RNA sequence: AGAGUUUGAUCCUGGCUCAGGACACACGCUAGCGGCGUACUUAACGAAUGCGAGUCGAGCGACGAAACCGGGCUUCGGCCCGGCUGAAAGCGGCGAACGGGUGAGUAACGCGUAGGCAACCUACCCUCAAGUUCGGGAUAGCCCCCAGAAAUGGGGGGUAAUACCGGAUAUGUCCCGUGAUCCACGGAGAUCGGGGCAAAGGGCACUGCUCGCUUGGGGAUGGGCCUGCGUCCCAUUAGCUAGUUGGUGAGAUAACGGCUCACCAAGGCGACGAUGGGUAGCCGGCCUGAGAGGGUGACCGGCCACACUGGGACUGAGACAUGGUCCAGACUCCUACGGGAGUUAGCAUCGAGGGAUCUUGCACAAUCGGCGAAAGCCGGAUGCAGUGACGCCGCGUGGAGGAUGAAGGCUUUCGGGUCGUAAACUCCUGUCGGGUGGGAUGAAGCGCCCGCUUGGAAGGCGGGUUGUGGACAGUACCACCCAAGAAAGUCACAGCCAACUACGUGCCAGCAGCUGCGGUAAUACGUAGGUGGCGAGCGUUGUCCGGAAUUACUGGGCGUAAAGGGCGUCUAGGCGGCCUGGUAAGCGGAGUGUGAAAGUCCUAGGCUCAACCUAGGAAUGCCGCUCCGAACUGCCAGGCUUGAGUGCGGGAGAGGGCAGUGGAAUUCCCGGUGUAGCGGUGAAAUGUAUAGAUAUCGGGAGGAACACCAGUGGCGAAGGCGGCUGCCUGGACCGUUACUGACGCUGAAGCGCGAAAGCUAGGGGAGCGAACGGGAUUAGAUACCCCGGUAGUCCUAGCCGUAAACGAUGAGCACUAGGUGUUGGGAGCAUCGACCCUCCCAGUGCCGCAGCUAACGCAAUAAGUGCUCCGCCUGGGGAGUACGGCCGCAAGGUUGAAACUCAAAGGAAUUGACGGGGGCCCGCACAAGCGGUGGAGCAUGUUGCUCAAUCCGACGCAACGCGAAGAACCUUACCAGGCCUUGACAUCGAGGGACCCUCCGUGAAAGCGGAUUUCCUUCACAGGACCCAAAGACAGGUGGUGCAUGGCUGUCGUCAGCUCGUGUCGUGAGAUGUUGGGUUAAGUCCCGCAACGAGCGCAACCCUCACCGACUGUUGCCAGCGGGUAAAGCCGGGAACUCUGUCGGAACUGCCGGAGCAAUCCGGAGGAAGGUGGGGAUGACGUCAAGUCGGCAUGCCCCUUACGGCCUGGGCUGCAAACAUGCUACAAUGGCCGGUACAAAGGGUUGCCAAACCGCGAGGUGGAGCUAAUCCCCCAAAAACCGGUCCCAGUUCGGAUUGGAGUCUGCAACUCGACUCCAUGAAGUUGGAAUCGCUAGUAACGGCGGAUCAGCAACGCCGCCGUGAAUACGUUCCCGGGCCUUGUACACACCGCCCGUCACAUCACGAAAGCCGGUGGGAGCCGAAGCCGAUGGGCUAACCCUUCGGGAGGCAGUCGUCGAAGCUCAACCCGGCAAUUGGGAUGAAGUCGUAACAAGGUA
Repeated sequence: AGAGUUUGAUCCUGGCUCAGGACACACGCUAGCGGCGUACUUAACGAAUGCGAGUCGAGCGACGAAACCGGGCUUCGGCCCGGCUGAAAGCGGCGAACGGGUGAGUAACGCGUAGGCAACCUACCCUCAAGUUCGGGAUAGCCCCCAGAAAUGGGGGGUAAUACCGGAUAUGUCCCGUGAUCCACGGAGAUCGGGGCAAAGGGCACUGCUCGCUUGGGGAUGGGCCUGCGUCCCAUUAGCUAGUUGGUGAGAUAACGGCUCACCAAGGCGACGAUGGGUAGCCGGCCUGAGAGGGUGACCGGCCACACUGGGACUGAGACAUGGUCCAGACUCCUACGGGAGUUAGCAUCGAGGGAUCUUGCACAAUCGGCGAAAGCCGGAUGCAGUGACGCCGCGUGGAGGAUGAAGGCUUUCGGGUCGUAAACUCCUGUCGGGUGGGAUGAAGCGCCCGCUUGGAAGGCGGGUUGUGGACAGUACCACCCAAGAAAGUCACAGCCAACUACGUGCCAGCAGCUGCGGUAAUACGUAGGUGGCGAGCGUUGUCCGGAAUUACUGGGCGUAAAGGGCGUCUAGGCGGCCUGGUAAGCGGAGUGUGAAAGUCCUAGGCUCAACCUAGGAAUGCCGCUCCGAACUGCCAGGCUUGAGUGCGGGAGAGGGCAGUGGAAUUCCCGGUGUAGCGGUGAAAUGUAUAGAUAUCGGGAGGAACACCAGUGGCGAAGGCGGCUGCCUGGACCGUUACUGACGCUGAAGCGCGAAAGCUAGGGGAGCGAACGGGAUUAGAUACCCCGGUAGUCCUAGCCGUAAACGAUGAGCACUAGGUGUUGGGAGCAUCGACCCUCCCAGUGCCGCAGCUAACGCAAUAAGUGCUCCGCCUGGGGAGUACGGCCGCAAGGUUGAAACUCAAAGGAAUUGACGGGGGCCCGCACAAGCGGUGGAGCAUGUUGCUCAAUCCGACGCAACGCGAAGAACCUUACCAGGCCUUGACAUCGAGGGACCCUCCGUGAAAGCGGAUUUCCUUCACAGGACCCAAAGACAGGUGGUGCAUGGCUGUCGUCAGCUCGUGUCGUGAGAUGUUGGGUUAAGUCCCGCAACGAGCGCAACCCUCACCGACUGUUGCCAGCGGGUAAAGCCGGGAACUCUGUCGGAACUGCCGGAGCAAUCCGGAGGAAGGUGGGGAUGACGUCAAGUCGGCAUGCCCCUUACGGCCUGGGCUGCAAACAUGCUACAAUGGCCGGUACAAAGGGUUGCCAAACCGCGAGGUGGAGCUAAUCCCCCAAAAACCGGUCCCAGUUCGGAUUGGAGUCUGCAACUCGACUCCAUGAAGUUGGAAUCGCUAGUAACGGCGGAUCAGCAACGCCGCCGUGAAUACGUUCCCGGGCCUUGUACACACCGCCCGUCACAUCACGAAAGCCGGUGGGAGCCGAAGCCGAUGGGCUAACCCUUCGGGAGGCAGUCGUCGAAGCUCAACCCGGCAAUUGGGAUGAAGUCGUAACAAGGUA
């Protein structure tokens, strides 16, 4: 620090996801030890039991036993008193308001920070000053009585105090009056006068000391109150407020204050967010982050709040009081039913809840707190221990050596590789563990004794070591002994992301954070081996920050990705020109206070290290105070003119409103002329017309809109504005520089304007025209087209308030190259004048540089560079929906979510592909033409069906006379049956034997059983080929996968294309080159060009045909010469010709004319051939997961007495039907009969087969010749030509089918061969829709040969020659293709993509009669406890008068104000449930259509 994921690829936008760190965690697997931390985040739910606050006898009475001490008495037994000592209960004092817990409530002066109190309090503590006097009456405990189950209470009697009360005194203090003086103007306050107010005693070594007590001053500490600033979310909470805001007076309080009350006034708060709702204890800090920030508030520390819920006060220095009290409520428990008791959010502990959180431990030894004079007591504070890997830190599970790289596992190409120096084994060490022994620091004190200080003591200081003092703990630690002995897991291994193989599985089981894996070769599932990571842990879940610049202050955006408000005007607010002076709020500097400690950071130190702990330092950006500065902002004052405005002079304009007016056109009405149609469409029909339309002429009515001018012309803020005239009226522009003197810009709210449609009321209504009707179209057509037609469109008044209200671009100002139009105005030049030309201002267009942009593009009219202000955006869908509010008559508008769901949705550009887009151009593509197919019969192939089997493959073109260039057996892979099991075939080792051949039995054969037989090399041993039997490695498989493959092939397509290097352009995909202008069969060539070259293709080189030459000269040839025959190159010979087959030549647009820059084209000459001369071979990059595992090869899987092998028979030939390819025909351009010509290319020795003879014939006999350019054979070429016949018919056409008889091949023609003869003589009379081939020696017609092959289903296939045409105007259309261009939402690429209803399932949400629950406030009723007030006839010790009693004071009781809970009422608000209902989302292949993407077929 980034990465994955939208695409075929690219750039951008944008979301989702991952890698990091952290946690009070939890879960899974695993687990040796220690240290330090930490541990109910949920039910502030309920609690059994124990403990958690006492202490003081030196405040008091009473009580008390033994021992002891003293005194007294004694009947000597002992008794009494006092002391010492003890302490249950009580009076009294202090504490209990601390410590400990929790986070419910609280959005608040609660907290944080900085201040204030001249408006306050403070027990104990320190200090200073003064005092501590004289009296009095009670009361608990106790005793007696009584009530009660208990808790508890009542009455009587007696008693003490540091309890209570009265008097005295008053340094003082408080109040009233006085007011020097001082100040911060609120107060403070000297002095004087008057009035009020104190006290307690205890101890001792006892005339002193000490602990207390009282009054007052000061201090310290702790608190109370007030203030500035800061402190979460919702505006779908916008208005709130009656003690409310202020005043006067009073009350209350420690104290200010509406804190409370009476009266008066009508204020107070709020878009700088009041009020309401939701959520939440706040902070130091903690986590994260580069930081800014975000999140958080466990442990530790500060503050606050709370103590079952609500309310109240009492006591007290302090409480409205966690382990106090009273009342009400809830709950639990006890009860004798009358009544009581209790509240763990203290420490343990239990239940419950929950994913989840510990021991009913030890000790006061240390620290600290309370009480005490002290010893001491008490303390679940605290110190320790226990439980939990919950976290952090540390240690160990051994170290060194050790290669036959052991065994074993896994894997393998079978060679090996790997686990792996890993193990074994040898040597060593001893952390830890076990054993034995030793053994702490933490302790300071206290008691006693002594010394110093002092006059002496206490206190303080020091000493003695005499006594006492450790929970942890016999722990840490140390020493010795034992022995490698007891101690490793977990997650991952497709990419991100480090780490790969095998097997299993087969879209199953499963995985998954995202992308995505799994449908038979899964590095993604499961297991194993191996590897990677971390390690006593490792993974997972959850949460937070980060990455995320994805809320952007640092640090983002808004033309098209999400995003500029439809426009104007204006308020608040924000921002604001030049100069001068002042001020000092902002701003800057210095000093100072504060920012608790802990923590973070730095530096040291202590535990063996570390974690942890200790000390010091730094830091703590904020805030306060003081001083200084004055550039900038603000504020105050003065000035300026350039911003802004005004005046004056001009002209332009569909700017707005009102009124009037004009012509053309449509329609309608009237009349004339006139006749049969008109109208409409792709074509029609509806419609209209003989009742006279359309057409045409004249007249009239009415409404709406204003042709030409007209223009990327004008005006307006936008919407928008268009005949002409008048009136009223807004704004802008130019010129001038006279006036004002910053008066400015923007603008949340607010207000206004605002196309069309729509609404209300009233008019109007020609044309057009939703809805609607009809006609067409169509599978349908609620559409597109046609005929009609109502609202509406128009006017007046009012509403609505939206839009692709768009430049998809807010407003203002300034700056930043140019060029060229145009509108308005002005200036210059010029002129008589108008132009032209040059310049300036304002507007409006185009092009273009820099710059910007993801690109497209923008570019002075910015999307450039800056400033100011406003609006808006933050993934897609859900959704501009729901709910709520506001507006509206309604329609609806505005504001505007969530659940749920997806891993994308998008922008721009690129390459393709596609288009019922365009341009150019090819091809038997169409057209022109010839002949076919589709109809018939048959043949062959295929589908289907059938079958025991009808083996398998091929499936649009590019499967279907295809693999088959030969299925009766064989082939053969299929079926049935009979058999074989190392096998029909290969290799290996061991044994035996030669083998072959021949024969016999059985059998359908195979097979099984038997007989017979004795090789070669070598001296021999032995070896080799072959055979036999048995066992084993193995053979074998036409079993599967062509979607695991090689090879080969088809196809686009013999189409002209496909690419590369370098350079250049582009962020990039990519482009350029290869596009363009010509030309060509061609990316063929030329020209041009940021390209220059090159490769694979094209062409050429190769073969063949056509011409010529040379050579060759047999087996071919025969012109001339000779011989010779019935004839014949038959012979001699020849080498001319044909030919054979080899080498050459020839053709190159070379020549001429024309056109053209050229390439090239057109024409011509010559030539056998002319513009690639005809044909062939040759097939670029690639496409179709095209075809083939059954030609062959081959990975993997599968079978192994069978899915292998042998045999016999059957099947592949089955036949209702359909398709494909052919043959033969339907006839006279013909059939038949007779006669008579002319080929080429091939084949032939298990072969071709002559002559001759036989047979009607297939064929037979026969055997000559030929191993073939010889001589020979197949071999007859056929159509053609000549002659004859048939006479248009189901025929002398046609030959299927069937019967009979044969021939040939073959082991064998039944299933199932071909051919021959005789007989039979079917369909068929030119073939619907549709469709195929062919452009010249071609089509058509005719025959011939060959491969395979015993024969043949061949009419097929591959070749050969003969006869031998027609037509092409042309490229509009169909099909295919090439190039350029355009659009695209396609990229599996149009056989694409994709929308909506309906049906089904699931999920979340809205509405909904109603039902249930909750919060808060309002009104009313009731009114507990208690404070306060009133009263107080009852009761009453202290003081007074007096002793009968009265008074003062007090209490009970009663009443009143306030007052919690409760009850009632009405409405609001929030939430839950809900019949039914609405849309939404998702889901596999459902239904209907085709809306969108191409001109998407109606943009």